A computed fold for an 88-nucleotide RNA from a Clostridiales bacterium, annotated as transfer RNA.
RNA sequence: GGAGACGUAUCGAAGUGGUCAUAACGGGGCGCACUCGAAAUGCGUUUACCGGGUAACCGGUACGUGGGUUCGAAUCCCACCGUCUCCG
Numbered sequence: 001g002g003a004g005a006c007g008u009a010u011c012g013a014a015g016u017g018g019u020c021a022u023a024a025c026g027g028g029g030c031g032c033a034c035u036c037g038a039a040a041u042g043c044g045u046u047u048a049c050c051g052g053g054u055a056a057c058c059g060g061u062a063c064g065u066g067g068g069u070u071c072g073a074a075u076c077c078c079a080c081c082g083u084c085u086c087c088g
Base pairs, nucleotide, nucleotide: 001087002086003085004084005083006082007081010027011026012025018071028046029045030044031043032042033041047062048061049060050059051058052057064080065079066078067077068076
């Protein structure tokens, strides 16, 4: 230099045009139950930004970044950024 695959929450990962991002499923963390106490098990919970609120909390936006197509985009198209693989 050329070609291809991938980028989704704390981590992995499914979802591949609409009523599942209310983000499945698994790991980790936290809380509770059980226990004399643990482990195991069961139940619940878990991100960022913007706006409102004293707070609890409420509303909106976010699928690498920015554009485009479409009534509608995580999903299709383009550019860029990053990771991995192959070829030279």
The coordinates come from a structure-prediction model, not an experiment, and the mean pLDDT is 80.
It matches the Rfam family "tRNA". It is annotated as a transfer RNA.